[in-house]
């Protein structure tokens, strides 16, 4: 730092997703330590124990147990002990310690301010401490009581409680005065006056007085006490600022919002109360609802963010719930009171205790968090003079891998590369120097000695100053100095022994380091995303290797990042999501030049805060880190102060260039009312005039003999306004067209008087807004939604036809939406240009018609730089900028649901969640398709011959049938195909018999002397069984034969695991590459484009230039000729011979045969064309433009076809799925198809005469003459390994002859009977002959095949295979036609273009309703909970308030000393708040729900066929 993932494949947008860090976790493995950290959920309930108590140096009272002495044996004295427990009384208990429920607030933070304020203890200063009364606990006695506790009499102290004096200060009135502040006011002297205090305790001393051992009084010292100031410290109240989320909360308030008096308060204020006003707040978000305790910090991140508040520290808030005061400096009080409530627990039922959100623990929910330790040594608090006592704060141990951090599980050598495991090509790799083994170490753990630090101090002692009368005493500094350890015998050290007691987890398709093997077989199961599994799974599940981490490792949760994926720093809105329909205009934002103040924003210096940890940095301390400690920085804020003044603001001033405004002059379908007019539609009335009109693809409803349609005249209404007219012109859109006239907006163009920034822009408001639709009334000519009829279809609630109503017009009101689109907000400003247009102005043009030039403003095309993912924008921007609104944030759910608000309804505006997918989408790219388009080929169509399709047979096939009917091939491109020949065999298939190292191959070990042949017996063979004789030899064995092991064998299965072959498209003209260009890219270009060609042939042109595999040619054959050759072929000329016959000499000349050459290249000529390829006509040639035919198949497609030709990888059988044999099938047959053959006759059939080829084949063979069969044949064998000899007749043809149009002298199928050939064998199941039988068929529906010339049609002839068997296949020659105007159209194919939502590529891809499943959601009568406005009811504790007739010690009066009366208290009693608790009435939030909707998803369900091509109606 970035990766995967939308596509065949590109760029872009955009989501989703991983990789990294973190955690108070939690789930699955574990040697040791160190340092943090550990109830996040029920602020739920809670046993038991501690967590605040101390001070005898405030005060009264005061034991017991033991111990010791006496003892009359009853007890006493001393001791414990002025102890303990418990009271009065002070101080603390408001701190420490816990939780985070509540709190959106001055709660916090952060800065101020208090002239509007407390402050205990504790510092310093000042000034005192006087003399007096009355009580109450405890005690004691006594009473209720079940407890808790209570009540009554009596006794007494005090630093308890009361008067009383005193008064430096202080408070309070009153007067005058300086002084100072921002306001209210504040400070300080000054005078007069009023009012308020106190407590002792303890230790020392005798200098004074008293009394005399020494001790009061007194002194003094110390710790207390009382008044003042002042300081520390903690608090308290204000105020600026900042501090979540929802406008589907928009209006909230009556103490409210101010003021004037009056309470209250430490103090300000509606804090409270009366009166008087009528006012505060709020789009800068009030009011209301949800969530939350804030903050240093803390995770992250380059930062700016974004989350988050546990530990730690600082504030607030709480103490079961809720209310209320009391003491007190401080509370509205966790371990204090009251009262209500709810729970829990005693109870004698009257009543009464309780309050772990202290520390431990303990139940409860939950994935989840611990010891009822130990000490008070340290550190800090409280109480005290002190010793000390208390302190679950703390300081430490224990738990828990819960987190960071360190160690360690062992070092070296050590290949027979050891056994084993895996894997394999079977060699050998790999676990692996790992192990073993042999040499060492010794951390930790284990056992043994030893063993800190952390403790320094108060006390004591002593020197020194301080105080004093004082060398006491106290206090300070200094020095001496004993005690004092929870952890803990622990860290540390040493010594022992022995490698021995310590490794696991997670991953291994990509992303992401890390592959093989077996099992499964869309099962099982994985998965963070993409996405693995349907027989070879590196994705599962196991093993074995590897990979990464490491005492941990994953997983899962959650944050931040990555995400620039809310964008301040850093995005967008023409087509991806996004511009509001339009204008206008409020708030707000933002604003021209120049001057001069100002200094708020901004800069700078300076001070003051920002707490402390923490983060950083640099030093140190624990053996190192973690951890710890000190320094620094840093704290990017916030206040004050002084200082700049460019530039923003503010204030005065001025300008004219923005704005406006006037004068002139102009175009216009611009608006709104009246009014006028033609044309043409329907209607109506007359005439003419007659059978059809009309529609339509094609018809039919319809109209029409009641006279339509056509045509003539008239008349009647409505609605639009043809030409003109034009990317022309107007308006803000919307949207505006006859003409004529009235009213009216807005704009451009000169001119520069006037105004003096008046401006843009614009949230909410506001007018304006096509259509269609809505109310009312009127209007209706056309044209038409629903409707109806005819068609069209497999249906057509549609397209097409005939009507037709609303409606379309009009005036009133509403609605407020459009693809209201330029899909493109308004405003200024600035950046090449060309070219066309409308409107003005100006110029120059003798006239001034039109052209030309400048120049404003509109409005089009091109087109530079620029931008842009591209496409494409460019002075009318989508460029470059500045300014204001609006508006997006993956797709679906959804513009849907709630609410809210408009509307008269439709419905409109605002506008979400649940689930759910991993895409969804822009642009281009290649590419296939299209019922797009253009250009071109082919027996593709048409002209033409002939066929199939009907018969009959033959042959494959399907199907069906059978023990089997063996496999395979399947649109073209399977089907006379694999089979070039199923009666056995073949043969793979059934039946049944048999064999089991096999029917066949190798190798080993181990036996036999035979095996095989042959006879014999059983048997359908096979084969069993007995019997008989024999191999070879180089003497080592071979061969065979049995016996075991090893393996053989398999036509068993995948052709979708393959090699090979092959079909096909298509012999179609393609199919690519280097290099260069261009493009961000896939790609393009080349190859397109002009011509041409059988061809991507060739020319030409061109950012291409070349090249390759194909095309052509090269290669066989075939047609002409020439050389050479001269048999087995040939015979012209010459002999020679036959009835004939090259038969024979002979010849080498023709034909032939085979080698080799010539030969045809648009060479030659003309036109045509572009001066080109090239085409067209001629010549000449045996052939002429590829002379005819063959071989040859480009890159690739079809998972085409074959595992059953052969090869072969897995899988499977192994006494069978091999092997052997005998029979049977493969050959069945209602039946359907495809491919032949024969035929339906007279262009023919039959008899008879007779003519003429070629390719080939032959010894297991072809076979001739000859002879016998009617004939298939036979009988016989010459000749011939074949240019010699056979096969072998060719046929059709040609000549004559016969049949006369009929199921026939057509046709030949069927069966009958006789036979021939082959084979061991023609029954199933062969051909082939003779006689007999003579079937259907009289040219074949729809619908379909072949064929362009030596083609079709026709007529025969060979030859593969083969013992025989062909109508099939190969192949030869003989005969030999028609027709092609042409390319519209079916087919298939090639180029270029276009549209695409297709890419498995139209057999594509898709929508929607039904039906079946799952999930969320929304309405629902109701119903049941929470929370909360408002009105009322009742009122408990309490403070205040009146009252207080009852009670009542100090003061005060008076007294007869008994006590009266007052002041002041206190019960009680009332009165205003008010908790809880009740009624009514609303609001809002859940939960239940019959039922009612729609939506999501979910291999293979109905229906049609909406969309994507012209998608077939765009």
């Nucleotide at each position: 730092a970035g990766a995967g993932u939308u596509u065949g494949a590109u760029c872009c947008u955009g989501g989703c997703u991983c990789a990294g860090a973190a955690c108070g976790a939690a789930c699955g493995u574990u040697g040791c330590g160190g340092c943090g950290u550990g109830g996040a959920u029920u602020a739920g309930g809670c046993a038991u124990g501690c967590a605040a108590g101390u001070c005898g140096a405030a005060c009264g009272a005061g034991a017991a147990a033991g111990c010791u002495u006496c003892u009359u044996c009853g007890g006493a004295a001393g001791u414990g002990a002025g102890u303990a427990c418990a009271g009065u009384g002070g101080c603390g208990a408001a701190c420490g310690g816990g939780a985070g429920a509540g709190u959106a607030a001055c709660g916090c933070g952060u800065g101020g301010g208090a002239a509007a304020c407390c402050u205990g203890c504790c510092c310093u200063u000042c000034a005192g401490c006087g003399g007096g009364g009355g009580a109450c606990a405890a005690c004691a006695g006594u009473u209720c009581u079940a407890a808790c506790g209570a009540g009554c009499u009596g006794c007494u102290a005090a630093u308890a409680c009361c008067g009383c004096a005193u008064a430096c200060g202080a408070a309070c009135c009153a007067g005058a005065c300086a002084u100072c502040g921002c306001a209210u006011g504040g400070u300080g002297a000054c005078u007069g006056g009023u009012u308020g205090a106190a407590a002792g305790a303890u230790g020392g001393c005798c200098u004074c007085u008293u009394c005399u051992u020494g001790a009061a009084a007194g002194c003094u010292a110390u710790c207390a006490c009382u008044g003042a100031a002042g300081g520390a410290u903690g608090g308290u109240c204000c105020c600026g600022c900042g501090u979540c989320c929802c406008a589907u909360u928009a209006g909230c308030u009556u103490g409210u919002u101010g003021g004037u008096g009056g309470g209250g308060u430490a103090a300000u204020g509606g804090c409270c109360u009366a009166c008087c006003a009528a006012g505060g707040c709020g789009a800068c978000g009030a009011u209301g609802g949800g969530u939350a305790g804030c903050c240093g910090g803390c995770c992250u991140g380059a930062g700016a963010g974004g989350g988050u508040g546990u530990c730690c520290g600082g504030c607030c808030u709480c103490a079961c719930u809720g209310g209320g005061a009391c003491u007190g400096a401080g509370a509205u009080a966790c371990g204090g009171c009251c009262c209500a409530g709810a729970c829990u627990c005693c109870u004698a039922c009257g009543g009464g205790a309780g309050g772990c959100a202290g520390c431990a623990g303990u139940c409860g929910a939950g994935a989840a968090g611990c010891u009822u330790c130990g000490g008070c040594a340290a550190u800090g608090g409280a109480c005290g003079a002190a010793a000390g006592u208390c302190u679950g704060a703390c300081c430490g141990a224990g738990c828990g891998a819960c987190g960071c951090c360190g160690c360690g599980u062992g070092a070296g050598c050590g290949a027979u590369g050891a056994a084993g495991g895996c894997c394999u090509u079977a060699g050998g790799g790999u676990c692996g120097u790992a192990a073993a083994g042999c040499u060492c170490u010794g951390u930790c753990a284990g056992g043994a000695g030893g063993g800190a630090a952390u403790a320094a101090a108060u006390a004591c002692u002593u020197a020194c100053g301080g105080u004093u009368a004082a060398u006491a005493c106290c206090c300070g500094u200094g020095a001496g100095g004993g005690c004092u350890g929870a952890a803990g015998g622990u860290a540390c050290c040493u010594c022992c022994a022995g490698a021995g007691g310590a490794a696991g987890c997670g991953c291994c398709g990509g992303c992401u380091a890390a592959c093989u093997a077996c099992g499964u077989g869309c099962c099982a199961g994985c998965a963070g995303c993409c996405g693995c599994g349907g027989u070879a799974a590196u994705a599962c599940g196991c093993a074995g290797g590897g990979c990464g981490c490491a005492a941990a490792c994953g997983u899962u949760g959650u944050u931040c990042g990555g995400a620039u994926u809310c964008a301040c720093u850093g995005g967008g809105u023409a087509u991806a999501a996004a511009g509001g329909g339009u204008u206008c205009g409020u708030a707000g934002g933002c604003g021209g030049g120049c001057u001069a103040u100002u200094a708020a924003g901004u800069c700078a210096g300076a001070g003051g805060u920002g707490a402390a940890a923490g983060c950083c940095a640099u030093c140190g301390g624990c053996u190192c880190a973690a951890c710890c400690g000190a320094u620094g920085a840093a704290u990017u804020g916030c206040c004050u102060c002084u200082g700049a003044u460019a530039c923003u603001g503010a204030u005065a001033g001025u300008c004219u260039u923005g704005a406006g405004u006037c004068c002139g002059u102009u175009a216009g379908g611009g608006g709104g009312u009246g009014g006028u007019g033609g044309a043409a539609u329907u209607c109506c009335u007359g005439g003419u005039g007659u059978a059809g009109c009309g529609g339509u693809g094609a018809a039919a409803u319809g109209c029409g003999u009641a006279a339509a349609u056509a045509u003539c005249a008239g008349g009647a209404g409505g609605a639009a306004c043809a030409c003109c007219a034009g990317u022309g012109g107007c308006g803000a859109a919307g949207g505006c067209g006859a003409c004529c006239a009235c009213c009216u907006g807005g704009g451009a163009c000169g001119g520069u008087a006037c105004u003096g920034a008046c401006g843009c822009u614009g949230a909410g408001g506001a007018a304006c807004g096509a259509a269609a639709g809505c109310a009312u009334g009127g209007g209706u000519a056309u044209c038409a939604a629903a409707c109806g009829g005819g068609a069209u279809u497999a249906g057509a609630u549609a397209c097409c036809c005939c009507g037709g109503u609303a409606g379309u017009c009009c005036a009133u009101g509403c609605u407020g939406u459009a693809a209201a689109c330029g899909a493109u907000g308004g405003g200024c400003a600035c950046u090449a240009g060309a070219u066309g247009u409308c409107g003005g102005a100006g110029g120059a043009g003798c006239u001034u018609a039109c052209c030309c030039c400048u120049u404003c403003g509109g409005u089009g095309u091109c087109g530079c730089a620029g931008c842009u993912a591209a496409c494409g924008c460019a002075u009318u921007a989508a460029g470059u900028g500045c300014c204001c609104c609006a508006c997006c944030u993956g797709g679906g759910g959804a513009g849907u649901a709630c609410g809210a608000u408009c509307g008269c309804a439709a419905g409109g505006u605002u506008g979400a969640a649940a689930c759910u997918c991993a895409a969804a989408g822009g642009a281009a790219u290649u590419g296939a398709c299209g019922g797009g388009g253009g250009c071109c080929c082919g027996c593709a169509c048409a002209a033409g011959c002939g066929g199939u399709g009907g018969a009959g047979c033959a042959u494959g096939u399907g199907g069906u049938u059978u023990a089997a009917u063996u496999c395979g091939a399947u649109g073209c491109a399977a089907c006379g195909c694999g089979a070039a020949g199923a009666a056995c065999c073949u043969u793979a298939c059934c039946u049944g018999g048999g064999c089991u190292u096999g029917a066949c191959a190798u190798g080993c070990a181990g036996g036999a002397g035979a095996c095989a042949g042959c006879c014999g017996u059983g048997g359908a063979a096979a084969c069993a069984c007995g019997g008989u004789u024999u191999c070879c030899u180089u003497c080592g064995g071979g061969u065979u034969c049995c016996u075991g092991c090893a393996c053989a064998g398999g036509u068993g299965c995948u052709g979708c695991a393959u090699g090979g072959c092959u079909g096909u498209c298509g012999u179609c003209a393609g199919c690519u590459c280097g290099u260069g260009u261009c493009g961000u890219g896939a790609a393009a270009u080349g190859u397109u484009g002009g011509g041409u060609u059988a061809a991507g042939u060739c020319c030409c042109g061109c950012a291409a230039c070349g090249a390759g595999c194909g095309c052509a040619a090269c290669c066989c054959u075939u047609g002409u000729c020439c050389u050479u050759a001269g048999u087995u072929g040939c015979c012209a000329u010459c002999a020679g011979g036959u009835u004939a016959u090259g038969c024979u000499g002979g010849g080498a000349a023709c034909u032939c045969u085979a080698a080799g050459g010539a030969g045809a290249c648009u060479g030659c000529c003309g036109g045509u064309g572009a001066c080109a390829a090239a085409c067209c006509g001629g010549a000449g040639g045996a052939a002429g433009g590829u002379g005819g035919g063959g071989a040859c198949g480009a890159c690739g497609u079809c998972a085409a076809g074959u595992c059953a030709u052969c090869a072969u990888g897995g899988c499977c059988c192994u006494u069978a799925c091999g092997u052997c044999c005998a029979g049977g099938g493969c050959u069945a047959c209602a039946c359907a198809c495809g491919u032949g053959c024969u035929a339906c006759a007279a262009u023919g059939g039959c008899c008879g005469a007779u003519a003429c080829a070629a390719u080939g084949a032959g010894c297991u063979g072809c076979a001739a003459u000859a002879c016998c069969g009617c004939g298939a044949g036979g009988u016989g064998g010459a000749g011939c390994g074949a240019a010699u000899c056979u096969c072998a007749a060719a046929a059709a043809g040609u000549c004559g002859g016969u049949c006369u149009c009929a199921g026939u002298u057509c046709g030949g199928a069927u069966u009958g009977g006789a036979g021939u050939c082959u084979g061991c064998a023609a029954c199933u199941c062969g051909a082939c002959u003779c006689c007999a039988u003579g079937a259907a068929g009289c040219c074949g529906g729809a619908a379909u095949c072949g064929c362009u010339a030596g083609u079709a049609a026709u007529c025969g002839c060979g030859c593969a295979u083969c013992a025989g068997c062909u109508u099939g296949g190969c192949g030869c020659g003989g005969u030999g036609a028609a027709u092609a105007c042409g390319u519209u159209c079916c087919c298939g194919g090639g180029c270029c273009u276009u549209g695409u939502a297709c890419a498995c590529a139209c057999c594509g891809c898709c929508c929607g309703u039904c039906a079946a499943g799952u999930c969320a959601c929304c309405c629902g009568a109701a119903u049941u909970g929470g929370c909360u406005g408002c009105a009322c009811c009742c009122c408990a504790a309490g403070u205040c308030g009146c009252u207080g007739a009852g009670c009542u010690a100090a003061c005060c009066u008076c007294u007869u000393c008994g006590g009266a009366g007052g002041a002041g208290g206190c019960a009680g009693g009332u009165g205003c708040c008010c908790a809880a608790g009740g009624u009514g009435u609303g609001g809002u939030u859940g939960g239940u729900a019959a039922g009612g909707g729609g939506g999501a998803c979910u291999a293979a369900g109905u229906c049609g066929u909406a969309a994507c091509a012209a998608g077939g109606u765009a």
A computed fold for a 1514-nucleotide RNA from a metagenome, annotated as small-subunit ribosomal RNA. The sequence is in RNAcentral, with records from SILVA. The prediction has a mean pLDDT of 84.